[in-house]
This is a predicted structure of a 1441-nucleotide RNA (small-subunit ribosomal RNA) from an uncultured archaeon. It matches the Rfam family "Archaeal small subunit ribosomal RNA". The literature on the family includes a 2001 paper in Science by Yusupov et al., "Crystal structure of the ribosome at 5.5 A resolution".
RNA sequence: UUCCGGUUGAUCCCGCCGGAGGCCACUGCUAUCGGGGUUCGAUUAAGCCAUGCGAGUCGAGAGGUGCAAGACCUCGGCGCACUGCUCAGUAACACGUGGACAACCUACCCUGUGGAGGGGGAUAACCCCGGAAAACUGGGGAUAAUACCCCAUAGGUUAGGGUGGCUGGAAUGCCCCCUAGCUCAAAGGUCCGCCGCCACAGGAUGGGUCUGCGGCCGAUUAGGUUGUUGUUGGGGUAACGGCCCAACAAGCCUUUGAUCGGUACGGGUUGUGGGAGCAAGGGCCCGGAGAUGGAUUCUGAGACACGAAUCCAGGCCCUACGGGGCGCAGCAGGCGCGAAAACUUUACAAUGCGAGAAAUCGUGAUAAGGGAACCCCGAGUGCCCGUAAAUUCGGGCUGUCCGCCAGUGCAAAAAACUGGUGAAGAAAGAGCCGGGCAAGACCGGUGCCAGCCGCCGCGGUAAUACCGGCGGCUCGAGUGGUGGCCACUAUUACUGGGCUUAAAGCGUCCGUAGCUUGGUUGUUAAGUCUCCUGGGAAAUCCAUCGGCUCAACCGAUGGGCGUUCAGGAGAUACUGGCAACCUAGGGACCGGGAGAGGUGAGAGGUACUCCAGGGGUAGGAGUGAAAUCCUGUAAUCCUUGGGGGACCACCUGUGGCGAAGGCGUCUCACUAGAACGGCUCCGACAGUGAGGGACGAAAGCUGGGGGAGCAAACCGGAUUAGAUACCCGGGUAGUCCCAGCUGUAAACGAUGCGCGUUAGGUGUAUCGGUGACCACGAGUCACCGAGGUGCCGAAGGGAAACCGUGAAACGUGCCGCCUGGGAAGUACGGUCGCAAGGCUGAAACUUAAAGGAAUUGGCGGGGGAGCACCACAAGAGGUGGAGGCUGCGGUUCAAUUGGAUUCAACGCCGGAAAACUCACCGGGAGCGACAGCAGUAUGAUUGCCAGGUUGAUGACCUUGCUUGACAAGCUGAGAGGAGGUGCAUGGCCGCCGUCAGUUCGUACCGUGAGGCGUCCUGUUAAGUCAGGCAACGAACGAGACCCUUGCGUCUAGUUGCCAGCAGAUCCCUUUGGGAUGCUGGGUACCCUAGACGGACCGCCACUGCUAAAGUGGAGGAAGGAGAGGGCGACGGUAGGUCAGUAUGCCCCGAAUCUCCCGGGCCACACGCGGCCUACAAUGGGCAAGACAGUGGGCUCCGAUCCCGAAAGGGAAAGGCAAUCCUUUAAACUUGCUCUUAGUUCGGAUUGAGGGCUGUAACUCGCCCUCAUGAAGCUGGAAUCUCUAGUAAUCGCGUGUCAUCAUCGCGCGGUGAAUACGUCCCUGCUCCUUGCACACACCGCCCGUCAAUCCACCUUAGUGGGGUCUAGGUGAGGCUUUGCCCCUAGGGUAGAGUCAAACCUAGGUUCCGCGAGGGGGGAUAAGUCGUAACAAGGUAACCGUA
Repeated sequence: UUCCGGUUGAUCCCGCCGGAGGCCACUGCUAUCGGGGUUCGAUUAAGCCAUGCGAGUCGAGAGGUGCAAGACCUCGGCGCACUGCUCAGUAACACGUGGACAACCUACCCUGUGGAGGGGGAUAACCCCGGAAAACUGGGGAUAAUACCCCAUAGGUUAGGGUGGCUGGAAUGCCCCCUAGCUCAAAGGUCCGCCGCCACAGGAUGGGUCUGCGGCCGAUUAGGUUGUUGUUGGGGUAACGGCCCAACAAGCCUUUGAUCGGUACGGGUUGUGGGAGCAAGGGCCCGGAGAUGGAUUCUGAGACACGAAUCCAGGCCCUACGGGGCGCAGCAGGCGCGAAAACUUUACAAUGCGAGAAAUCGUGAUAAGGGAACCCCGAGUGCCCGUAAAUUCGGGCUGUCCGCCAGUGCAAAAAACUGGUGAAGAAAGAGCCGGGCAAGACCGGUGCCAGCCGCCGCGGUAAUACCGGCGGCUCGAGUGGUGGCCACUAUUACUGGGCUUAAAGCGUCCGUAGCUUGGUUGUUAAGUCUCCUGGGAAAUCCAUCGGCUCAACCGAUGGGCGUUCAGGAGAUACUGGCAACCUAGGGACCGGGAGAGGUGAGAGGUACUCCAGGGGUAGGAGUGAAAUCCUGUAAUCCUUGGGGGACCACCUGUGGCGAAGGCGUCUCACUAGAACGGCUCCGACAGUGAGGGACGAAAGCUGGGGGAGCAAACCGGAUUAGAUACCCGGGUAGUCCCAGCUGUAAACGAUGCGCGUUAGGUGUAUCGGUGACCACGAGUCACCGAGGUGCCGAAGGGAAACCGUGAAACGUGCCGCCUGGGAAGUACGGUCGCAAGGCUGAAACUUAAAGGAAUUGGCGGGGGAGCACCACAAGAGGUGGAGGCUGCGGUUCAAUUGGAUUCAACGCCGGAAAACUCACCGGGAGCGACAGCAGUAUGAUUGCCAGGUUGAUGACCUUGCUUGACAAGCUGAGAGGAGGUGCAUGGCCGCCGUCAGUUCGUACCGUGAGGCGUCCUGUUAAGUCAGGCAACGAACGAGACCCUUGCGUCUAGUUGCCAGCAGAUCCCUUUGGGAUGCUGGGUACCCUAGACGGACCGCCACUGCUAAAGUGGAGGAAGGAGAGGGCGACGGUAGGUCAGUAUGCCCCGAAUCUCCCGGGCCACACGCGGCCUACAAUGGGCAAGACAGUGGGCUCCGAUCCCGAAAGGGAAAGGCAAUCCUUUAAACUUGCUCUUAGUUCGGAUUGAGGGCUGUAACUCGCCCUCAUGAAGCUGGAAUCUCUAGUAAUCGCGUGUCAUCAUCGCGCGGUGAAUACGUCCCUGCUCCUUGCACACACCGCCCGUCAAUCCACCUUAGUGGGGUCUAGGUGAGGCUUUGCCCCUAGGGUAGAGUCAAACCUAGGUUCCGCGAGGGGGGAUAAGUCGUAACAAGGUAACCGUA
């Protein structure tokens, strides 16, 4: 040693993107103070620089000038090669580390030994005379030295020789001697202390050179090299060396990555991280390199020299045009560049350095100050009380900082410290508040706009996400943003990952290097381990202690780091080396078996096709249906014969063989491998395998053959909107053979090869063994062993699916490959190929996912069960045609208000609108609670005559009268709104649903979503019930229940009823009979309305499992839910309704409010839905006659009577209702008539007259009578309803209602036909299967084309840079020769060599621009199709043409 958000409806995984941490640079907003620090033009321009400063010193080396001052000039000495700056170049012995120099140097310093004798000639300053703009320079004259020269001595050095000695691993080293050659020292000063000088040796210091090891990227860089590698001999250097030269040889480096290209100063260290690592190399220290780009050189101990010289190039400056000068990558400072970096300060006081004997001098090294939100550390911005809604205000306290004073402090200041005094006084912001992620479900604005957002995502009128306000959270003198690095990331995996399906096993085998490798013994000690020695700079880091008030910071001590390295001593298990042996790995040999193993040759078989002969006649072929096509020149068909090419049925088998690709008639030849068996032999000979090689389906290519069938392309026929396809008829390459090439496939077990370990069970093929049987056969059966090939499975593994001794388990060895998706297996380059193309193989850009497995749904032109008259079938009646009524669309209109639009809108909003309704149109009028402002006794307001205005009106205006306090003129704010939003809502309703489903608790299974239960079998109307089952129970639904109805019993009788008894009235009247519940009375019956009973597959038979249940039967009023209703699960449909009411928000507010009048919703070329009436004789008309039930009734039902032809009118009893009224039901029955006709059918339309309601029937009501008498003679495609008291048909009631019903809701009358099934159509439920769908198939999604933007590739060319080669010009350097001046040296001419720079040509590489060409990516609503996902409607995919 940490996770979190993001792919999904949800889940697990792979995987990336993003967030949270630390550090660096820039930047926004903000900002009180102090301390410390090795911070501050590194990143871009090693770009260019004005000005000043940055290296001098020595009078005790010397000469001179000067009154003097060591002030100045000069010679001379030392220094200026240090310090300081920068990081361009450099991939290198540049750096680090350890060694080496037997191949070297070292001024000043230290130690030791010895020494300093003699002599000489110049020269600067100075003086004189010139040249020149300047820089500078020439001639003459004088002079000194620690300047220079000569001689001597000492010495040094080279070569040869000698005989010894020393060190050492080794003499080429050192010492000694001899000979010869070369070279051949010195300097003085003085203040008398000393400081110097010379030679040699040693030391120290500093350097030079060589070397082992270590540390970047690229193989789309694989070969590089000619002074290259070596030898000999020279030159050169302090020194080795091809460092250079001559000759000779042909080597040398490289897959352990040479060469080339790119990048880069290296290290100590720094950032980060738990570490391993990864990234970095700015500051400080060490080393290197550079000083505008280059080259060269002098002096010197040291330089090839930042503030030296010469030259070239480029740049700048001065100029008198002749010629000169400069180099801030020193300190300041300026310009430029940029996102990006300070003052033209002070001082040599400290530390160091140079010079000096020293005092001193110099020092932009350094020490200090100034600036900077550079980093680190520390402190504060107050505390208490009262007051205030708040900004506040008042009082008290403290004293960081601050002001003032004094002292200390410093080179001078400042800071700081000490003491005193005054005083809360100048000192808080930034970011954030949807999740991740701490903090708002607050207000206002905005309305997919403006904007936000690292990622996910917010914003389309109620935004916790934008912009403000208020509030809050985090950190705090800071806080955010952008870019980079590390961590997060086990997403590069050494520690520490993977490769069946997510990215990833090479198509297969052979094999080189490499890596790895059996047993025993001995030896060695390279690896390895232990110990010792040396080294690993300081700073940095850690710990402790100490010093600044603490801390940062600094110091001391110790440790650690720098993982390495060198030397030495030991150990010997393991690895390695060497030697010997062994047999378990491996190999060889022998034996008998198995096999579509391979190659070649030969033989055979059926089918097909063609040709010929014979027979035979009209069709054949083909399809979903057709057509093209063949056929009268005889097809198809039958038969005989012949030719040809390809192929090899049955056997055939999750059987065999092979490395893979692949291999299938038979025979022979050659040949390879595996398994089994063997007391045979060899003796580790092995495994894997980068490069490399070989083989490698189909397609394709080249050449030559061959060509029956099939068949890309192509031609026709169909299909279709189209059909460059699927289907059909033809048909060429090709398919076949030989020779060669290609080298790819979903070349798959999507699973590399080898070895070992780890339960089993069950098939199958081969070999062997044992036993039994035996027909003795190469027989059969059983068991065992080996090694193949399948299935199922323990443990274990896995994200899961699954794998599981043939591992995807557990170990081990080797190889290959992967690191988000796309761009892309593309581009460029290379290489192979005849080509097609193969192999290798990116980036820009773009994107938040892409993906795997499994789950639940949904869906399928997938499968299987079951069900339904809103399905079919069998039937009955309709609709669709006509006329009318009504609703809708459309159109029209001033308005024809609005809603509802498949089922599930359309006689629906109870919506039959004359006004009202009413929302629409035209016109007119009215209305503001409350607050503020303005107005008002100079009269607000009210009422009124007259006139005007108007369709009308004291509504308004004018004039006048009256009254006496409010006020609509303005601003807000209201009332009201059938104004908006049913996508903000409540409530209610429709549909799924005439369905049988939907869940829970516990247990179990699964990492999980989830599953199980709820599945299977049978059964049911039913998840109804039974049996089975890792489930057992339960809930909501279904059922039960409730209502009505069908049978019976009991109770109760008024307003119901009247059998029996009595009475009354009336009728026929014969003793008698009938009618009226009218009366008494009764409660039997009907009825009413309450309580019970009854039906349960209870009984019988059969089927079924001895079940559930089903079929039939008996009994019964009723039989299998008796019939009909009510009751509508969890939920879904953003279904409908803001116009029933309620209601959020928005809007109108003197009009979108309220009222009045009139109009409209009733329009009418047209389309659609629902219904009514018909088209007639099962009928129409007339007459007579019969039988209901539900209901309703006070501005109501209205008997009855009268009037009227009727509608209706007048009068009016009864009835707030089992009492009265509505109330004559109609179809029906009987009789008569009509006789098939547009009619005695049909009734539309229209005319006339009348009635009713109502303020009002013109637009626009209903009724009656008379007259008129339209369409229509049974309805196309299509479509609706219905299974019994149902359909059909007949009326009646009621709702609405002043009036108006062909509508809705009910009621009864008459009263059928046909299934007793099925899943074909339309749908529903369940199970299963596939899925790239989940907004769920009205889904998803592909490609071209069109449009815009972006980056890229290519390209005629064009411009530029780097580098290499060759040539030319060539400053300059070095060597050398001749000549001249001649002391040194210089000049000139020539030769050789090196060579900057420039020019030309070529090669190579990189960059910019580029008409045109090419694909790619991206972009709410463009075009064309429908490729993929379901059997995606022709299964999909891979390779190839």